[in-house]
RNA sequence: AGAGUUUGAUCCUGGCUCAGGAUGAACGCUAGCGGCAGGCCUAAUACAUGCAAGUCGAACGGAGCAGCAAUGCUUAGUGGCGCACGGGUGCGUAACGCGUAUGAAACCUGCCCUUCACUGGGGGAUAACCUCUCGAAAGAGAGGCUAAUACCGCAUAAGAUAGUAUAACGGCAUCGUUAAGCUCUUAAAACUCCGGUGGUGAAGGAUGGUCAUGCGUCCAAUUAGUUAGUUGGUAGGGUAACGGCCUACCAAGACGAUGAUUGGUAGGGGGUCUGAGAGGAUGAUCCCCCACACUGGUACUGAGAUACGGACCAGACUCCUACGGGAGGCAGCAGUAGGGAAUAUUGGUCAAUGGAGGCAACUCUGAACCAGCCAUGCCGCGUGCAGGAAGAAGGCCCUCUGGGUUGUAAACUGCUUUUGACUAGGAACAAAUGACCCUUGCGAGGGUAGCUGAGUGUACUAGUAGAAUAAGCCACGGCUAACUACGUGCCAGCAGCCGCGGUAAUACGUAGGUGGCAAGCGUUGUCCGGAUUUAUUGGGUUUAAAGGGUGCGUAGGUGGCUUUGUAAGUCAGCGGUGAAACUCUGGAGCUUAACUCCAGACCGGCCAUUGAUACUGCAGAGCUUGAGUUCGAACGAGGUAGGCGGAAUUGACGGUGUAGCGGUGAAAUGCAUAGAUAUCGUCAAGAACACCAAUAGCGAAGGCAGCUUACUAGAACGACACUGACACUGAGGCACGAAAGCGUGGGUAGCAAACAGGAUUAGAUACCCUGGUAGUCCACGCCGUAAACGAUGAUUACUCGAUGUUAGCGAUAUACAGUUAGCGUCCAAGGGAACCGAUAAGUAAUCCACCUGGGGAGUACGCUCGCAAGAGUGAAACUCAAAGGAAUUGACGGGGGUCCGCACAAGCGGUGGAGCAUGUGGUUUAAUUCGAUGAUACGCGAGGAACCUUACCUGGGCUAGAAUGUGAAGGAAUAUUUCAGAAAUGAGAUAGUCAGCAAUGACCUGAAACAAGGUGCUGCAUGGCUGUCGUCAGCUCGUGCCGUGAGGUGUUGGGUUAAGUCCCGCAACGAGCGCAACCCCUAUCUUUAGUUGCCAGCAUGUUAUGAUGGGGACUCUAAAGAGACUGCCUGCGUAAGCAGAGAGGAAGGAGGGGACGACGUCAAGUCAUCAUGGCCCUUACGCCCAGGGCUACACACGUGCUACAAUGGCGCAUACAAAGUGUUGCAAGCCGGCGACGGCAAGCCAAUCACAAAAAGUGCGUCUCAGUUCGGAUUGAAGUCUGCAACUCGACUUCAUGAAGCUGGAAUCGCUAGUAAUCGCGCAUCAGCAAUGGCGCGGUGAAUACGUUCCCGGACCUUGUACACACCGCCCGUCAAGCCAUGAAAGUUUGGUGGACCUGAAGCUGGUGACCGUUAAAGGAGCCAGUUAAGGUAAAACAGAUAAUUGGGGCUAAGUCGUAACAAGGUA
Repeated sequence: AGAGUUUGAUCCUGGCUCAGGAUGAACGCUAGCGGCAGGCCUAAUACAUGCAAGUCGAACGGAGCAGCAAUGCUUAGUGGCGCACGGGUGCGUAACGCGUAUGAAACCUGCCCUUCACUGGGGGAUAACCUCUCGAAAGAGAGGCUAAUACCGCAUAAGAUAGUAUAACGGCAUCGUUAAGCUCUUAAAACUCCGGUGGUGAAGGAUGGUCAUGCGUCCAAUUAGUUAGUUGGUAGGGUAACGGCCUACCAAGACGAUGAUUGGUAGGGGGUCUGAGAGGAUGAUCCCCCACACUGGUACUGAGAUACGGACCAGACUCCUACGGGAGGCAGCAGUAGGGAAUAUUGGUCAAUGGAGGCAACUCUGAACCAGCCAUGCCGCGUGCAGGAAGAAGGCCCUCUGGGUUGUAAACUGCUUUUGACUAGGAACAAAUGACCCUUGCGAGGGUAGCUGAGUGUACUAGUAGAAUAAGCCACGGCUAACUACGUGCCAGCAGCCGCGGUAAUACGUAGGUGGCAAGCGUUGUCCGGAUUUAUUGGGUUUAAAGGGUGCGUAGGUGGCUUUGUAAGUCAGCGGUGAAACUCUGGAGCUUAACUCCAGACCGGCCAUUGAUACUGCAGAGCUUGAGUUCGAACGAGGUAGGCGGAAUUGACGGUGUAGCGGUGAAAUGCAUAGAUAUCGUCAAGAACACCAAUAGCGAAGGCAGCUUACUAGAACGACACUGACACUGAGGCACGAAAGCGUGGGUAGCAAACAGGAUUAGAUACCCUGGUAGUCCACGCCGUAAACGAUGAUUACUCGAUGUUAGCGAUAUACAGUUAGCGUCCAAGGGAACCGAUAAGUAAUCCACCUGGGGAGUACGCUCGCAAGAGUGAAACUCAAAGGAAUUGACGGGGGUCCGCACAAGCGGUGGAGCAUGUGGUUUAAUUCGAUGAUACGCGAGGAACCUUACCUGGGCUAGAAUGUGAAGGAAUAUUUCAGAAAUGAGAUAGUCAGCAAUGACCUGAAACAAGGUGCUGCAUGGCUGUCGUCAGCUCGUGCCGUGAGGUGUUGGGUUAAGUCCCGCAACGAGCGCAACCCCUAUCUUUAGUUGCCAGCAUGUUAUGAUGGGGACUCUAAAGAGACUGCCUGCGUAAGCAGAGAGGAAGGAGGGGACGACGUCAAGUCAUCAUGGCCCUUACGCCCAGGGCUACACACGUGCUACAAUGGCGCAUACAAAGUGUUGCAAGCCGGCGACGGCAAGCCAAUCACAAAAAGUGCGUCUCAGUUCGGAUUGAAGUCUGCAACUCGACUUCAUGAAGCUGGAAUCGCUAGUAAUCGCGCAUCAGCAAUGGCGCGGUGAAUACGUUCCCGGACCUUGUACACACCGCCCGUCAAGCCAUGAAAGUUUGGUGGACCUGAAGCUGGUGACCGUUAAAGGAGCCAGUUAAGGUAAAACAGAUAAUUGGGGCUAAGUCGUAACAAGGUA
């Protein structure tokens, strides 16, 4: 110090989450020791039991005990002091309670200290005790005796108290101090060892307290008004004292937006935690203050209390009871119950410190000191150290004869002994008081000897043996250090956030390994931090949340220039205070540390005092530039009221006129023969003001438009006369405020919510059409809101330029430049993107308003306003991890532009109808093996299923297996053959007896074993190959430049092209993969070469034939070249290029065809070609065999063949190819057969021989429009061939049979030239063939293209987007289901508070007081009144809980209905 998370990616805004520290903690797992701390945060709930406050006999009288006595001891009672301290808790309290600083001239103070004075003399009681009575008890009462340092008079007394007048000094208003007067009132207690200790009064001090004041001290305005003793005065009372503290009277004040009152919450501070700090949170332990002591009230005593372990009363609760009545108060220490996630022993001692009493000894002390329990925290120590590689075994992992890791880790060797165990020793805390001695005037001081330890035989020290007694927890996807295997398979589970898990999970569980911390480790809760995410330090508001709709203006805040004074702010010096502890720094003590001690610093503050005077304030004086006033000439849809005008619309009346009008995408409703629409004239009504008109003008905003009149407001400009800071902003407040809406009364032509009808539609409560009422208009009154927007508050100043325009000024002048104020556009700097940019969103200043994640929600409740509608103010529970802004790249659009393609159009021929062939779906089946499924599956894998193939089914068999290698052992090999069986297979028989001297070798059989095998699964784990977009023209890179960045530029633009082809331009310049070219075939020519090809010329020969000699001319063959490049010409064009029946040429603008397929897309296809990870099977999911099936058949689809005929069928005759193939072959020819074919057989391993006949064509003939001499399906019979075998299930032949079909609905396919169409030929596979398929070859050989509006697909540019799984996208609302929180609600219920009334205890105050008391009294009991806690009654308000029912909201993979929004989202 940051990080993760919104997106395909980016920048920003913004929330959520994490890493840190802390804790009076709790929970889980684990646990060796010690030191120091801490330990009911909840029920201020209830408490059994014990203890926590007594002491003094040197105040007193008794009683008891001991003693012969003197006397001593004990102590119930009287008396004194204490019990107001110490200890506990945090209920209450928002307060002078606390903190801080002052004041008391308005006060008190026991014990203590100092000083002064005094301590004389009397009196009467009373407890105890005794007797009696009542009572269960607690206790009470009556009578009698008695003492005091108990109580009461008397005396004395002033420097005390009160009053009064004087003087001096002082102060702070009343006054204070001092001095000396006068008058009034008031005191005591004794004990004694004779030293003293006590007592009384006064003054002072100290200590402790009380009162008052300034400042500070939580939340809510959905709490805005509160207050009658209230505010003040006078008089009195009361108090220690001031005071409405109380009473009477008088006045009417007092507090409050700087937050009164009310409600909620809370003890405050020193401090503690965190933080860089400012702050935020907190107030355990320790210290200070306050408050409280079962709840409420009250006083008494006292120096002090409204009293924790006192009293009285009331109440609740508990206990005792004889039922009459009594007792009690752990928020003291332990402890119990309860509550709770949770917090300890009914311990020891007064040894020390401190407290009470006492002369003292001493007693008491749950204060305190110690111990016990608890890892609750902090700190420290240990669980060994060194060596040790066969890198052991085991575990785990892997590419597995091996390697890696655990790991120097272990074993083993040596060493050490903290800690623990045992043994032995063994502190400090102790110094006093007291006793004795000495000194001393008194306090007191000194010395001597001795006593006292709970903790404790503790801390500590030494010794002995021995590695011996001692390691866990969490994590390992990113954040965040640390990775593999197995199991699991959206299951089980994890998770702080993002998110993991659907068969290869580093994220679940386990293991190994690793990382972190360590006697702890994790989790949970809470606080601060990170969070500049409430922003003083230190944020924002055009579009992310956020500028009020606008103005005027109150309070407040802020404010021009000069000068004088003052000194409040401000600054400086100095003084006081700011307790200690804590924190920090430096030291010191426990072995160290924690801890403790000492010293210093610090304590931001407050108060006082002395100065300074720049700035601010205040007061005074002045100034003119801010502001305002005046004058002048102009300006404008500025406002209000009145008058007037024409066009249009509708209606009425009249005329002309006839069948339609109107309306729409198309229609219909509607109007019209009772005369519409159209057209002409006249009249009426209401509303709005065309052109001018603008990019303009005015206004604070809303807003303002025909012309004119009246009234009225205004900025700006010019002049520079006047005032002299009069200013800016503006919480509340007041005013204005579009449209719609509301009230009353008018008005109503057009338009037009609602409504009605007609259409559209699946529906259409809409869009469209025909009508139509409120309303729109006027007057008056409400409402008070808008995307009231520039989504941009007002004011002031400053900061480059260009240009247009409005109103002025300067000048004669809109030449022109200048200037002021407006309205606009473009841009520099600057600013976070777009963009803004002197009209800022730049640079600064002042004031106001507003924001703090999305949803819930501008909702609920409350209040205010309103006639209502509603407006203003304005939450929470709950829920999500996002929501959002701008920009980028794509994709998409029923957005736009440009272009291309047999895409459409123009044509030709088909498919869809029939029969058959073939493939698929479906169905069937024991099986009908599997795959391919829009385009891009369906005559596809398959270039050929009778067996085989074959993967499927049924049955029979085999199990190291059907193949190959190693191989002990045996045997030559091999050949023939028998039986069983469907075969596989099993069991035999016969013949044979290898080579080499041998070792051994070749071949065959072959046990065990090692390597099998799988067309089983996953093409969504893969390689390879392939399809498609698409032979479309695209896809990228380097460097540079632009941008914060994703990205852009280049590749866009203008032309051109088949083409990102080329040219030009350009912050780009180049390059790569694609395009093209290079390659092959083909079209022309040349050269070379002529055999098996060819034969012109020469020769031979034949009936005839290149048959022969020969030839290379030609054809051809097959090698090398040439040729075409817009090269030439003309036109257009800058160029690229385009055009031309151009020239030339065999070929002309890519001549025709092929091979060739960029980056990528479709998780496209293929695990069944092959290869391959993982998983699965192993007497079977492997292998062998026979038979069957893949050929099934109601049906549906695709692809084809043959046809429906005369451009044809049939018969006879006859012509012209190319490319292939052939020895398991092609086969001439001859013979047989009607034929398929059979027999014989020449030639040919092929430019030589053969297949081989090409067919359409041509010639002649016939058929004559028919289901035919078309068509050939189907079926019967007879055959041929292949093959082990044609039943399921082959092809072919002959004869016979002769089905459907007469050109095919909606729809749909191919093709642009040697193409379509049509005709035949060949080949692969193959024994044969289901081939009509596929791949090739040649023959004949068309038609049409105006053109790019439309359909489909594609390319480029641009635009919008809420899409990015990318429109087969996204997404809204109702309804239905489940869950959750919440509003309303008849009511039910609880709580606290205030007022009214009734009743009213104790106590206090006052009065009275016949009784008590006494000489008279004082006084008291009693009674009365006042006050008051509690209680009661009734009404009302407030806050909560709950509730039938009801309202909306949120959440929840795959429910229903539609499709509202995002593209022009299909009605912006």